This is a predicted structure of a 521-nucleotide part of an RNA (small-subunit ribosomal RNA, 5' domain) from a metagenome. Its Rfam family is "Bacterial small subunit ribosomal RNA". The prediction has a mean pLDDT of 85.
[in-house]
Context: one part of a larger RNA
C1' cells in the first nucleotide's frame, strides 16, 4: 500500500446492489418448513330434496336421491430441495483413465403382450384392556393391494457346436432342455381414443466400484502388520475384491518416511503480488461427510434415511408411578457463550420442485419486504455575483496580518428529503371459442406496491463530522504545564519560551464517513 463474513470509538442525509453466529456440532418455548391423487378402492358425517311410519303437530326414526368433510386401503413423492462442517490426511477431493466386474424409478425410441381365476385385509360394526400413548379378540367388505394358473421370447439358467479374442472371457451364429408376467381407469359419435400395466432391446440421466498423478506439519514418532499378504474353495453383493468364512503358504509396508501424534472438509475460486510465489476456502457453484450421542437394519430404482423404524445412552417433558413423548447443524425466534452477526414479516405473482388427465393443492426452495454505514457504488448538504476586505476570534514587531468572497447582501437553481397527481415492466403460460393445424380471437392471474418512474408545488429551506499538523508524512503559531500531567507505529518528546503533552486560532487529509485494533499478502 492492498484486502477483510470483521469488531471498537466518534459522527451520521438519501438511494441501488450485495452481505450478516467466524464463538457453544450448546440447550431449545411457539408457529410454519412434504405432500398429493376420488380419472386405483370400499365406506361415508354434517347438510339439502322427496317418500313412509310414529305420535307429543313439529320433532324422532327409517328408505331413496344428492352431497361430499375427517379418517382408511392403494400409488407416486418423501433419498430432491434446505442446513451445518463435527468427523475425515482418506481414492474424501481435484484431474485423467477403466468397468470384458456393475445398477438405473420417472423420461425418450423400437418390439411383443395385457387371458382366466382365487384367498384375504384395513376402514366399518362389536367386545375388552389402558390415565394416556396405544393395543388385543370376533364379524363383514373393495381395489391398479396380495396369490396361484395359462401364454411368452431375441429375456434368464444349463448343455453342445461354431466364430472372435485371450487373463478370467465375448457373440443379435446355431441346436436342445428348463424357468419367469400383467391391472385396470377415464372419455366416446360405441368405430375408437387417452392414461396406465407386463416383458424385452436401445438411449438419456443418475449412481456404484477400480486405478495413475497431485495438494498440511512432526523423526524430541523407526519400525508397523495376523484377515495381516497371497492362494484354493465357498458365501455375500447390482458388481470386482479378505468384503466374509474354512483350509494352505509366510508373507505385506517402510528413511523416496511406513506406523504413531497434531491440525484440517476438498475444489472452482478469493486476497495479495510485476511475476514466481505466499495466504485463504465466508457468500455463489461442484463433490464429500453429518443430522442429540453410539449401533443396526427395514422399505424402496435409489437411504442404512435431518422433520422414518428399532436398540442402548445422556438430557428435557407428561404420568393415575404401571408407563409414555421429544430431537431447529430447515425458516423465523429464545436462553447461553461472545468484541460480535437480523424479522417469531408478505406471497406462491414469477422461476423451480412434488402429486394430479386437468382444474388445482403443497412448497420458510424461491421471489420480495424489514433491521444493521457491514461492504462496494452513486447522489446531496447549493450555484453565480459580492470588499467599507464588516463585526467577532486568533496572532502581532501595534503598523498590521489572518480567518476571508468566507459571511452579510443581491440574483438564481431545485438533485435528495417533503406534499399532491398519473402510475408501470416483471405475464407468459393457462382456460374457452374458431382453425387452412401454421395459427387467430376472447377472458383470467402481481407478494413486491400505490413501489419504481414521470409530472406538478413550495422553498436555500431539513442534511458534516472525523483524524492529523517533530521526522518518516501533506499540514504552525499562541497560551497552560514543567521528566509532572501526559504522548508514542519507529526514532523518540516532556526537567520554565515544548511546531511532539492539554486547549485555542490557523492549516493538511480523506469524506457520510473518519480513525483504532485484529488477521493476510
Nucleotide at each position: 500500500g492492498a484486502g477483510u463474513c470483521a469488531a471498537c470509538g466518534u459522527u451520521g442525509g438519501c438511494g441501488g446492489c450485495g452481505u450478516g453466529c467466524g464463538u457453544a456440532a450448546c440447550a431449545c418455548a411457539u408457529g410454519c418448513a412434504a405432500g398429493u391423487c376420488g380419472a386405483a378402492c370400499g365406506a361415508g358425517a354434517a347438510c339439502c330434496a322427496g317418500g313412509a311410519a310414529g305420535c307429543u303437530u313439529g320433532c324422532u326414526u327409517c328408505c331413496u336421491g344428492g352431497g361430499g368433510a375427517c379418517a382408511g386401503u392403494g400409488g407416486c413423492g418423501a433419498a430432491c430441495g434446505g442446513g451445518u462442517g463435527a468427523g475425515u490426511a482418506a481414492c474424501a477431493c481435484g484431474u485423467g483413465a477403466g468397468u470384458a466386474a456393475u445398477c438405473u424409478g420417472c423420461c425418450c425410441u423400437c418390439g411383443a403382450g395385457u387371458g382366466g381365476g382365487g384367498a384375504a385385509u384395513a376402514a366399518c360394526u362389536u367386545c375388552g384392556c389402558g390415565a394416556a400413548a396405544g393395543c388385543g379378540g370376533a364379524g363383514a367388505u373393495a381395489a391398479u393391494a396380495c396369490c396361484g394358473c395359462a401364454u411368452a421370447a431375441c429375456a434368464c439358467u444349463c448343455u453342445g457346436a461354431a466364430g472372435c479374442a485371450u487373463a478370467a472371457g465375448c457373440u443379435u451364429u446355431c441346436a436342445g432342455a428348463g424357468u419367469c408376467a400383467a391391472a385396470g381407469c377415464c372419455c366416446u359419435u360405441a368405430g375408437g381414443g387417452g392414461c396406465g400395466c407386463u416383458u424385452g432391446a436401445g438411449g438419456a440421466u443418475g449412481a456404484g466400484c477400480u486405478c495413475g498423478c497431485g495438494g498440511c506439519c512432526u523423526a524430541u514418532u523407526a519400525g508397523c502388520u495376523u484377515g495381516u499378504u497371497g492362494g484354493u474353495a465357498g458365501g455375500g453383493u447390482a458388481a470386482c475384491g479378505g468384503c466374509c468364512u474354512a483350509c494352505c503358504a509366510a508373507g505385506g509396508c517402510u528413511u523416496c518416511g511406513a506406523u504413531g501424534g497434531g491440525u484440517a472438509g476438498c475444489c472452482g475460486g478469493c486476497c495479495u503480488g510485476a511475476g514466481a510465489g505466499g495466504g485463504u476456502g465466508u457468500a455463489c457453484g461442484g463433490c464429500c461427510a453429518c443430522a442429540c450421542u453410539g449401533g443396526a437394519a427395514c422399505u424402496g430404482c435409489g437411504a442404512c434415511a435431518c422433520g422414518g423404524u428399532c436398540c442402548a445412552g445422556a438430557c428435557u417433558c407428561c404420568u393415575a408411578c404401571g408407563g409414555g413423548a421429544g430431537g431447529c447443524a430447515g425458516c423465523a425466534g429464545u436462553g447461553g457463550g461472545g468484541a460480535a452477526u437480523u424479522u417469531u414479516g408478505c406471497g406462491c405473482a414469477a422461476u423451480g420442485g412434488g402429486c394430479g388427465a386437468a382444474a388445482g393443492c403443497c412448497u420458510g426452495a424461491c421471489g420480495c419486504a424489514g433491521c444493521g454505514a457491514c461492504g462496494c457504488c452513486g447522489c446531496g448538504u447549493g450555484g453565480a455575483g459580492g470588499a467599507u476586505u464588516a463585526a467577532g476570534g486568533c496572532c502581532u514587531u501595534c503598523g498590521g496580518g489572518u480567518u476571508g468572497u468566507a459571511a452579510a447582501c443581491u440574483c438564481c437553481u431545485g438533485u435528495c428529503a417533503g406534499a399532491g397527481g398519473u402510475g408501470a415492466a416483471g405475464a407468459a403460460a393457462g382456460u374457452c371459442u374458431c382453425u387452412u393445424c401454421g395459427g387467430a380471437g376472447a377472458c383470467c392471474u402481481g407478494a413486491c406496491g400505490g413501489u419504481a418512474a414521470c409530472c406538478u408545488c413550495a422553498g436555500a429551506g431539513g442534511a458534516a463530522g472525523c483524524c492529523c499538523c517533530g521526522g518518516c508524512u501533506a499540514a504552525c503559531u499562541a497560551c497552560g504545564u514543567g521528566c509532572c500531567a501526559g504522548c508514542a507505529g519507529c526514532c523518540g518528546c516532556g526537567g520554565u519560551a515544548a511546531u511532539a503533552c492539554g486547549u485555542a486560532g490557523g492549516g493538511g487529509g480523506a469524506a457520510a464517513a473518519c480513525g483504532u485494533u485484529g488477521c493476510u499478502c